[in-house]
The prediction has a mean pLDDT of 83.
This is a predicted structure of a 478-nucleotide part of an RNA (small-subunit ribosomal RNA, 3' major domain) from Schnuerera sp. xch1.
The RNAcentral record of the full RNA draws on ENA.
It matches the Rfam family "Bacterial small subunit ribosomal RNA". Rfam links the family to the GO terms ribosome and structural constituent of ribosome.
NCBI's taxonomy places the organism under Bacteria, Bacillota, Tissierellia, Tissierellales, Schnuerera.
Context: one part of a larger RNA
RNA sequence: UGACGGGGACCCGCACAAGCAGCGGAGCAUGUGGUUUAAUUCGAUGCAACGCGAAGAACCUUACCAGGGCUUGACAUCCCUCUGACAGUCCUAGAGAUAGGAAAUUCUCUUCGGAGACAGAGGAGACAGGUGGUGCAUGGUUGUCGUCAGCUCGUGUCGUGAGAUGUUGGGUUAAGUCCCGCAACGAGCGCAACCCUUACCUUUAGUUGCUAGCAGUUAGGCUGAGCACUCUAGAGGGACUGCCGGUGAUAAACCGGAGGAAGGUGGGGACGACGUCAAAUCAUCAUGCCCUUUAUGUCCUGGGCUACACACGUGCUACAAUGGUUGGUACAAAGGGAAGCGACUUAGCGAUAAGAAGCCAAUCCCAUAAAACCAAUCCCAGUUCGGAUUGCAGGCUGCAACUCGCCUGCAUGAAGCUGGAGUUGCUAGUAAUCGUGGAUCAGAAUGCCACGGUGAAUGCGUUCCCGGGUCUUGUACA
Numbered sequence: 001u002g003a004c005g006g007g008g009a010c011c012c013g014c015a016c017a018a019g020c021a022g023c024g025g026a027g028c029a030u031g032u033g034g035u036u037u038a039a040u041u042c043g044a045u046g047c048a049a050c051g052c053g054a055a056g057a058a059c060c061u062u063a064c065c066a067g068g069g070c071u072u073g074a075c076a077u078c079c080c081u082c083u084g085a086c087a088g089u090c091c092u093a094g095a096g097a098u099a100g101g102a103a104a105u106u107c108u109c110u111u112c113g114g115a116g117a118c119a120g121a122g123g124a125g126a127c128a129g130g131u132g133g134u135g136c137a138u139g140g141u142u143g144u145c146g147u148c149a150g151c152u153c154g155u156g157u158c159g160u161g162a163g164a165u166g167u168u169g170g171g172u173u174a175a176g177u178c179c180c181g182c183a184a185c186g187a188g189c190g191c192a193a194c195c196c197u198u199a200c201c202u203u204u205a206g207u208u209g210c211u212a213g214c215a216g217u218u219a220g221g222c223u224g225a226g227c228a229c230u231c232u233a234g235a236g237g238g239a240c241u242g243c244c245g246g247u248g249a250u251a252a253a254c255c256g257g258a259g260g261a262a263g264g265u266g267g268g269g270a271c272g273a274c275g276u277c278a279a280a281u282c283a284u285c286a287u288g289c290c291c292u293u294u295a296u297g298u299c300c301u302g303g304g305c306u307a308c309a310c311a312c313g314u315g316c317u318a319c320a321a322u323g324g325u326u327g328g329u330a331c332a333a334a335g336g337g338a339a340g341c342g343a344c345u346u347a348g349c350g351a352u353a354a355g356a357a358g359c360c361a362a363u364c365c366c367a368u369a370a371a372a373c374c375a376a377u378c379c380c381a382g383u384u385c386g387g388a389u390u391g392c393a394g395g396c397u398g399c400a401a402c403u404c405g406c407c408u409g410c411a412u413g414a415a416g417c418u419g420g421a422g423u424u425g426c427u428a429g430u431a432a433u434c435g436u437g438g439a440u441c442a443g444a445a446u447g448c449c450a451c452g453g454u455g456a457a458u459g460c461g462u463u464c465c466c467g468g469g470u471c472u473u474g475u476a477c478a
Stems, first nucleotide, its partner, number of pairs: 001478002003475003007472007015462002019426005026317008034308002042053002064303007073127001077126002079123006089102005107116003129292002132290003138286002140281003143277001145275001150189006156165003169180003195269004200237007209227003214224003240263001243257005319419001323378006335366003340359002344355004385416001390411007432454007
């Protein structure tokens, strides 16, 4: 100087407390461990692994296993020879890779000798290839402490020196934020601001958006007309403790108030200092070294990653009456659409199918938002709760749904009556609850990302648990 203390002082955080809803019990989904297996590919493992890499494993993906093949190779550059476009089509054998055959097709220039480009076949070797190893050789990227308020430097001063001072102290703040003091005076990286979004207003613009007044009307902003309003998207304004009162040290600041759409960082996001964990990743990528080269490379068929005495994590659905079922009826936002979204009509109980308008989209479509509300019914029961499981019949995608997809109808109707010890999230448009969309994607979400609707309770306080910051103290630790 640090680190540590079941030392001290001060302070902060959904850390506790006060509340609300959960998890832990049930069924299922999903990930992991374990076990099994020819293989169940690999990685991630306290917080900070476990709906994680994977924004989507039937084949492919795919890295794993079994079997069948190839060896200058599936891919790149260079050399030689031959062929002529290449690609594509058909037949035979085969599980296919592959092997054999058939038809058709035939680049440019030319001095007609040939040359060039491209492609295919054959050959030789240089080489290719490796999701093989090492994240403890690395780059890059990322997590975490932590959006915590810290981490340092120059000059000066003090100390033999390591170092100290500044950065400590008195106040204050979300903040090393600011003020005052002070052997310090300044400065840098962080904080804040600058950026995006949301909340208010003005202005510009008026189609695909809107409709106050006028006219028509098939009653639909539908048409004429208009750009007031809504909205869209450009440009501006607006909030700064600016104003008033009080407290304070006459300071910084704090408390209250006015005005205001918004008030003291208005809400949210992006943004992550010096560093810590030899943290994670050689399987995104790149890369040193090592290993491999008729195989640890590569092609194909089938299987596996989907197994199942069990254990754990994360979710979904429930156990019901603040509810279930049936009928009626209202109100969003944000997105996506051409190998696409598909209105509408017809068929079907339905999934869906057959036709098919419009739309490269503020125009058309996905697309009825659902909870809510108004009625009716059920009457506390393993039920008109709950929907697992299973049978049958169908539909869709796709060469192909057996291993192993999703959806529909009928039937079946399991556990479950609120969950032990313990444990998680959340302070406001939040929790809870209700639907909607998107990425990935042929098909395949209870996951993920986003969107809006309804919309709470509690917060005395900082003694205690956890984590963190500052000062100080002890130490046989570095």